[in-house]
RNA sequence: UUCUUCAGGGUUGGGUGUGAUUCCCUACUGGCGGUGAAGGCGUAAGCUACAGUCCGCGACCCGCAGAUCGUCUAUCUGCGGCUGAUCCGGUGCAAAUCCGGGACCAACAGUACAGUCUGGAUGAAAGAAGAA
Repeated sequence: UUCUUCAGGGUUGGGUGUGAUUCCCUACUGGCGGUGAAGGCGUAAGCUACAGUCCGCGACCCGCAGAUCGUCUAUCUGCGGCUGAUCCGGUGCAAAUCCGGGACCAACAGUACAGUCUGGAUGAAAGAAGAA
């Protein structure tokens, strides 16, 4: 560099209502890489490895340029933008990651207002593994 495969989880129980898995109480979920003081392996170097809210990335959405096209639309490619949320206590040399407690966050479209339903999506992709 090329190719192949893989690459997201979750509404329990109740209340109001003509109608809500959308409101209210309760319940449940946590992509990828890095960092990292659990734990494990090793004589050691080191390897492995538990962060939704620490750093960065991806998806969604918006804009610009280019390609396809007679034009628009549309699709694709590139670049840019946008992109949520954490405190207290404990231990300790050291905690933003450990332990305990409390809190908070979660694209767009549809619909009685949705992190959890349906849809774009049998898509795309951070990236992981393998082959040449």
FMN riboswitch aptamer (RFN element) from uncultured Acetatifactor sp., 132 nucleotides, folded computationally. Taxonomically the source falls in Acetatifactor (Bacteria, Bacillota, Clostridia, Lachnospiraceae). The RNAcentral record of the sequence draws on MGnify. Its mean pLDDT, the model's own confidence on a scale to 100, is 78.